This is a predicted structure of a 264-nucleotide RNA (Bacterial large signal recognition particle RNA) from an Acidimicrobiia bacterium.
RNA sequence: CCGUGCUAGGUGGGGAGCCCGUGGUGCCCUGUACCCCAAAUCCACGCCGGGGGACUGAACUCCCACCCGAGGCCCGGUCGCCGCAGGGAAGGCGACCCGCACGUGGCGUCGAAGGCCGGGUCCUGCGCAACGGGAUCCCGUGAACCGAGUCAGGUCCGGAAGGAAGCAGCUCUCAGCGGAACCUCCCGUGUGCCGCAGGGCAGCCUGGCCCGAGCCGGCGACGGGAGCGCGCCCUACGGUGCACGGUCGACGGUGGGUGCACGG
Numbered sequence: 001c002c003g004u005g006c007u008a009g010g011u012g013g014g015g016a017g018c019c020c021g022u023g024g025u026g027c028c029c030u031g032u033a034c035c036c037c038a039a040a041u042c043c044a045c046g047c048c049g050g051g052g053g054a055c056u057g058a059a060c061u062c063c064c065a066c067c068c069g070a071g072g073c074c075c076g077g078u079c080g081c082c083g084c085a086g087g088g089a090a091g092g093c094g095a096c097c098c099g100c101a102c103g104u105g106g107c108g109u110c111g112a113a114g115g116c117c118g119g120g121u122c123c124u125g126c127g128c129a130a131c132g133g134g135a136u137c138c139c140g141u142g143a144a145c146c147g148a149g150u151c152a153g154g155u156c157c158g159g160a161a162g163g164a165a166g167c168a169g170c171u172c173u174c175a176g177c178g179g180a181a182c183c184u185c186c187c188g189u190g191u192g193c194c195g196c197a198g199g200g201c202a203g204c205c206u207g208g209c210c211c212g213a214g215c216c217g218g219c220g221a222c223g224g225g226a227g228c229g230c231g232c233c234c235u236a237c238g239g240u241g242c243a244c245g246g247u248c249g250a251c252g253g254u255g256g257g258u259g260c261a262c263g264g
Stems, first nucleotide, its partner, number of pairs: 001264006009056003012030004020046005034053004062257006071248004079241005085235004091230001092228002096225004102220003105216003114210008122199006128192002130189006138179004147172004155164003
């Protein structure tokens, strides 16, 4: 160096989760890598899965280091988005209030604003009227006995003549009750295009006179105020996404390493 037969090893690996821990089933990534048994109300073990079989086998395949890096996990910003709360507010907003009188509109020489005089509105008293209530007046009714008159019958006194009280009935009447108009008197009033007298007269309305050109503030503009919080700013909280950072890391790439026996 060649050949034959073996052995270690390999026939997938990784992440999160679970767990005291490890591996597996299940989930995800990678990408193609034998079979059977058990396994999330987990399974097995105290290790780098357990039990049984098959193939391959010292290198394309096994082992180590480095590089690349799918993907997972952690953290997560004076970063984005969404939500919620508190505060601010000079952008924005229209309903509101005040001012001004620039525009517009309205009133005004058929006389604005202002001034003077008068009246009303307001108050008090009186009167008139209206309405309501009461009284008087009128009509009717109205007393078992305790009102009046007349008192049948009956009763009482008397020898008699005669006399007395008196129920019912009838008539009248008191208090009362009912009705009804007017007139008269008293009281009252959320009454009156009413009257008289006095007071008041700030404002408002109105008539007359003087004077002679302004006045009003509906809308718009402008100025101010109060307000809302659409947008904006600050802060706190919750959710979500991502950067940066950290960690594990498949696939792949590069370099290195790897046994025994026999024969030639």

It was read from a public genome assembly, where an Rfam model found it. Taxonomically the source falls in Acidimicrobiia (Bacteria, Bacillati, Actinomycetota). Its Rfam family is "Bacterial large signal recognition particle RNA". Its family is annotated with SRP-dependent cotranslational protein targeting to membrane, signal sequence recognition and signal recognition particle, plasma membrane targeting in the Gene Ontology. About the family: The signal recognition particle (SRP) is a universally conserved ribonucleoprotein involved in the co-translational targeting of proteins to membranes.